[in-house]
RNA sequence: AACGAACGCUGGCGGCGUGGAUAGGCAUGCAAGUCGAACGACACGGCCCCUUCGGGGGCGUCAGUAGAGUGGCAAACGGGUGAGUAACGCGUGGGUAAUCUGCCCUCAAGUUGGGGAUAACCCGCCGAAAGGCGGGCUAAUACCGGAUGUGGUCAUUUAGGCAAAAGUAUAGAUGACUAAAGGCGGCCUCUGAUUAAAGCUGCCGCUUGAGGAUGAGCCCGCGUCCCAUUAGCUAGUUGGUGAGGUAACGGCUCACCAAGGCAUCGAUGGGUAGCCGGCCUGAGAGGGUGAUCGGCCACACUGGGAUUGAGAUACGGCCCAGACUCCCACGGGAGGCAGCAGUCGAGAAGCAUUCGCAAUGGGGGAAACCCUGACGAUGCGACGCCGCGUGAGGGAUGUCGGCCUUCGGGUUGUAAACCUCUGUCACGUAGGCCGAAAUCCGGUUAACAAAUAGUGUACCGGACUGACGUAUCUACGAGAGGAAGCUCCGGCUAAUUCCGUGCCAGCAGCCGCGGUGAUACGGAGGGAGCUAGCGUUGUUCGGAAUUACUGGGCGUAAAGGGCGUGUAGGCGGUAAUGCAAGUCGUGUGUGAAAACUGUCGGCUCAACUAACAGCCUGCACACGAAACUGCAUAACUUGAGGACGGGAGAGGAGAGCGGAAUUCCUGGUGUAGCGGUGGAAUGCGUAGAUAUCAGGAAGAACACCGGAGGCGAAGGCGGCUCUCUGGACCGUAACUGACGCUGAAGCACGAAAGCUAGGGGAGCAAACAGGAUUAGAUACCCUGGUAGUCCUAGCUGUAAACGAUGGGCACUAGGUGUAGGCCCAGCACUGAGGUUAUCUUAUGGGAGGUGAGAGGACAUCUCUUUGGAGGGUGAUUUGAGUGCUGGGUCUGUGCCGGAGCAAACGCAUUAAGUGCCCCGCCUGGGGAGUACGGUCGCAAGGCUGAAACUCAAAGGAAUUGACGGGGGCCCGCACAAGCGGUGGAGCAUGUGGUUUAAUUCGAUGCAACGCGAAGAACCUUACCGGGGUUUGACAUGCAUCUGACAGAUCUGGAAACAGGUUGUUCCUUCGGGACAGAUGCACAGGUGCUGCAUGGCUGUCGUCAGCUCGUGUCGUGAGAUGUUGGGUUAAGUCCCGCAACGAGCGCAACCCCUACUCUUAGUUGCUACCAGGUAAAGCUGGGCACUCUAGGGGGACUGCCCUGGACAACGGGGAGGAAGGUGGGGAUGACGUCAAGUCCUCAUGGCCCUUAUACUCCGGGCUACACACGUGCUACAAUGGUCGGUACAGAGGGUCGCGAAGCCGCGAGGUGGAGCAAAUCCCAGAAAGCCGGCCUCAGUUCGGAUUGCAGUCUGCAACUCGACUGCAUGAAGUCGGAAUCGCUAGUAAUCGCGGAUCAGCACGCCGCGGUGAAUACGUUCCCGGGCCUUGUACACACCGCCCGUCAAGCGAUGGAAGCCGGAGGUACCCGAAGUCGUGGUUCUAACUCCACUUCGGUGGAGAGGAAUGCGCCGAAGGUAAAGCUGGUGACUGGCGCUA
Repeated sequence: AACGAACGCUGGCGGCGUGGAUAGGCAUGCAAGUCGAACGACACGGCCCCUUCGGGGGCGUCAGUAGAGUGGCAAACGGGUGAGUAACGCGUGGGUAAUCUGCCCUCAAGUUGGGGAUAACCCGCCGAAAGGCGGGCUAAUACCGGAUGUGGUCAUUUAGGCAAAAGUAUAGAUGACUAAAGGCGGCCUCUGAUUAAAGCUGCCGCUUGAGGAUGAGCCCGCGUCCCAUUAGCUAGUUGGUGAGGUAACGGCUCACCAAGGCAUCGAUGGGUAGCCGGCCUGAGAGGGUGAUCGGCCACACUGGGAUUGAGAUACGGCCCAGACUCCCACGGGAGGCAGCAGUCGAGAAGCAUUCGCAAUGGGGGAAACCCUGACGAUGCGACGCCGCGUGAGGGAUGUCGGCCUUCGGGUUGUAAACCUCUGUCACGUAGGCCGAAAUCCGGUUAACAAAUAGUGUACCGGACUGACGUAUCUACGAGAGGAAGCUCCGGCUAAUUCCGUGCCAGCAGCCGCGGUGAUACGGAGGGAGCUAGCGUUGUUCGGAAUUACUGGGCGUAAAGGGCGUGUAGGCGGUAAUGCAAGUCGUGUGUGAAAACUGUCGGCUCAACUAACAGCCUGCACACGAAACUGCAUAACUUGAGGACGGGAGAGGAGAGCGGAAUUCCUGGUGUAGCGGUGGAAUGCGUAGAUAUCAGGAAGAACACCGGAGGCGAAGGCGGCUCUCUGGACCGUAACUGACGCUGAAGCACGAAAGCUAGGGGAGCAAACAGGAUUAGAUACCCUGGUAGUCCUAGCUGUAAACGAUGGGCACUAGGUGUAGGCCCAGCACUGAGGUUAUCUUAUGGGAGGUGAGAGGACAUCUCUUUGGAGGGUGAUUUGAGUGCUGGGUCUGUGCCGGAGCAAACGCAUUAAGUGCCCCGCCUGGGGAGUACGGUCGCAAGGCUGAAACUCAAAGGAAUUGACGGGGGCCCGCACAAGCGGUGGAGCAUGUGGUUUAAUUCGAUGCAACGCGAAGAACCUUACCGGGGUUUGACAUGCAUCUGACAGAUCUGGAAACAGGUUGUUCCUUCGGGACAGAUGCACAGGUGCUGCAUGGCUGUCGUCAGCUCGUGUCGUGAGAUGUUGGGUUAAGUCCCGCAACGAGCGCAACCCCUACUCUUAGUUGCUACCAGGUAAAGCUGGGCACUCUAGGGGGACUGCCCUGGACAACGGGGAGGAAGGUGGGGAUGACGUCAAGUCCUCAUGGCCCUUAUACUCCGGGCUACACACGUGCUACAAUGGUCGGUACAGAGGGUCGCGAAGCCGCGAGGUGGAGCAAAUCCCAGAAAGCCGGCCUCAGUUCGGAUUGCAGUCUGCAACUCGACUGCAUGAAGUCGGAAUCGCUAGUAAUCGCGGAUCAGCACGCCGCGGUGAAUACGUUCCCGGGCCUUGUACACACCGCCCGUCAAGCGAUGGAAGCCGGAGGUACCCGAAGUCGUGGUUCUAACUCCACUUCGGUGGAGAGGAAUGCGCCGAAGGUAAAGCUGGUGACUGGCGCUA
């Protein structure tokens, strides 16, 4: 976007369309008749008469009518449906010389003469009915002979055209066969004649033939769905001959003969389906579809069959069988809505049992006319398309109401009200068109004709005809009146707020919403969109280049076959000629109409519709072109092959040989272990191992060479030699002449493991055994060890069979290795050939001798020789081989890299680049390489290879993080090295738990637990019990009333509180106000909830060195670069380098304290000097030098020297200096993380309570106590305890305070009150230390818990529940298991002092000073952290992710003994109807013959016909076996989903 739609909500009007998609059954009515001008006959009813009341007769009319019959034509059209059909069914184009064609048109010829029946009708009979039988009469355009034969058909034949042929158009000849029907009207021209006809004539018919038109039959080319998990099918099958049959060709049928025919270009089988014009979609190509309209086909309850006919194998005909329904007298009959309405069923689902033949069309008729559920109309349905309306204009800083609100307002909203108008549609009234033209009648007039008759063309006139339907149309009337909904508002996607709900209820197309602030659920307000509709569902196409022809891919995302060989097929080099199949052009025919597009018309517009044109992209034919493809012919050499000559190689097969090692055996030497591991043990060994020497045996594998090396198609191939054998490479250019490339099937090869049979077996080694490890260890490790590994013969046929990259050809920058060949140059070495000279001789020729022999031949010896292979030497010339180096070229094999390609990674002349050719393969993940089927295999299993169901992803490459029992570098009291603790005891304190009326609440790993709490007896206090209050303990405002309130006092009470007495303010313009109280209304109040709604504050990583930005550059992008690298630092500190250059927050510094010094200033501080003075004392005067106090400066910066380093940064050492490399300490905490903590500090959104969750009072509780943990104190003692003496701080606090001296008390303390708002006075004695005495290793002179008694202090009050004092008591504890904490220097340890809170209460906290150590080799390990790098399936980020079993629920599915169906085929049985054949029986008017005859006819025979019967075929049915397919099935197998 669309729909023959359905469903939900809603619904005003009209036009045009459209409406059983589910072949199930059907009541009722209608849907095919007509012709009297083809034919014969004939009613009912009406009137009159008679009557036995049953009826009969007559008359005219209805009327030659209704109804029925014979006959003709139609009924084969029109209408319905899509079951079947994958087919010449359909579409398209042809053929028919292989055919038919009623009615219609044209032409030619004819239409003669006879005959016999029969229905209707009458009579009789049978039957329930349907229906039937017999007898009798009659007509025809019904039926049957005869005649004629223009013609036609057949046979023979002539001519001659066409044709490849079979054959055939045409013109003839001869012979045979072969027609008919009349009806109506008119007339007297012809004939005959009396009107009138047998005559003529018109029309309609009839017959024969020719042609046309129309329609039909048959045949052919091409096209026409899915499955190969359907691969072979076929017996009338394929062809021939002959015959039959048909309108016609043909195995269409039959007999005989032959053995063919079809098929991977998909036969056969299975599934599905009517086909097309078109329709929907799409840019197109395509995809989907085949409603309405049109063409074709098929079907008519299911199956079979013929008849009639021009045409049917016949929807509203027939016969038979079957199922079903109905009637029945049970004997038998009837029926077929997939015609129009209608009904039932099933279904998501589709209308009136309407009107009319007025129009259009059809049938019949001469016509009038009849028939027509075709058709035309109306009705119903928003089912679709189109059009119209539901009002228009004005109208407010904008009412009311609703909703929201920041409470100001906003919005609904010009919307309404109100004013002014309009009048479509609907309603009412009135008027008036189109669809109507014909037929018919009358007149005039062509034509036929003898004609003025008749028929009839054309024209004129007239009459008649409307279902729809007052419907449309026009005018008028009235009045805004009667007429708006649906969906949506998180993103996609236009449109947002409140309330309710609280992972509930619900939504959802995808992503996803909902767990208390939901723009996503439900409602409301508002908004957006469409609009008489709007949504939902279903379906199709599109988007989807997501099946890619147009127009995709296969290194890693899905996807290259494991590899070769090769059949079919596809594709194919150069030049030429021809042909014209493809191709291209032109023309012709066809491509129906409708549709579509354009133009222009008609309905007011539009939808709708008319006309014309285009289009119909196709097919066929004719002519032409010849570039390209193809075909044919004859060529070519560059592709390919062959030949010759070379060198390389783990290429393959077989046979043989070799040494090292291992194990075993024998013997010798030798003694206690060996072996093995992270460490061990099992194991071996005193019966002599291991070790070592000698000898022997066996099997398997071949160190070094060895290499990114070589060979092979791949798998794969490695000691040496021989034999056989394959391929590649290089060189030469004499040969063949496209012989080529690829390759579905097929065939061969194919690691390891495995299998079969037989051998072999040293080592190794699944299984197995033992030992270890471990929580376990069916593993990793160890000791053993069997199949196997090896050989022979066979099978298997798979691998991450990988370069995860098919083969071939061509082209497209380079650089650098390596292997093989060839060429060139240089160097080095070795040394060959040719020519010639000379020497030499085998050998050859000739001659002679000898042997044996007849001779020849043969053997042997000698001589000679112009020949002469070979060899030696010399000369000369040409130039070879090997090695190394360099260059060139061909082939192979690597690395790097540009263009180009690629998602990126990467590839890059060995392509993943650019092109061409061929093959294989892919199409989301899981299910699953599973199931079923087939096939191969001995098996294991292989090959081929789904679906249901399920998910919203699975996946690739790269990025940033995080993580790793990955790597590198580096920090930290992180470890290590040390010192002291905790964990054990008693006590204190906090927490958990338990208990309780309550034990208020919060904090919970580090980062809660002496924490909030710097101090719970009441208060605090939030908790519990009880008593009270309700505008409230507290704030503000309003209204009304009162005039005080407070204070004092009395009563009740535990108090709060209640009541009584006393008391009774200030200002005033006299109204009132301030203030206070009471009542009422707004409101107060809440330590109630949510820290996961928040602000603020805080903790933590961490004082770790990091975290970012701008611009530029790189990358498609996420991102990267900078920030990485080399050094260095405490530090992203600094230096150098660098596609980066800069910058910000952090680091450091700036600030404070402290360490040195200077200066300024000296009281309350100090006291050197001077003076005074004391028992002593800065006590006093003077002084301000010193100490000190507190203001301001200086000083330290790697500044200087040496050295290392890169001439840097910086490091090491040194000098000077109070201090040295950030001097020490503090404050200071980047971007962020942990939904970290806190609603009980405070603030705050929302929610909740409101005589209570608020407020008040008393008492209790927070202090409980079997127990567990954290943090501390005191100890366990001699570095100590105790007694006595004695010395030295710092920092603080003090008027509701610190509180001196003196006195009292053993003491806590009391008394006292000086001084001090404080460098002045007080707290205030510092303690450890030092000096001296005692204790002597013990539960003690350690330790001090617990308990008793007696006291002190604070406070309204010390019972629950304070601190302290004295006396007495004297517990555990003798240094602490596993584990664990702090600390690197004025630190740890140890010693005391002060302060905050506070009436009182400190072992806690925050500070202060005194004394004052040990150790750090170092970074392997534990913990935490920083930077770089690597892997990743993690990203809530390793406390991640995730696999399998088991358990449970749900779902679909495979197997399965079986059970139940379905469709088709095969074989056989039975065999209806019917055609055909047969037919000896039966019947039979016409024709023929014979006989008889009353001449009317009768009988017989024959011909012809029919029937029972018989035969072939034959539907349904039956039987049998097998296969296919579906459902179900105890049980069983796996699979998917689920918290």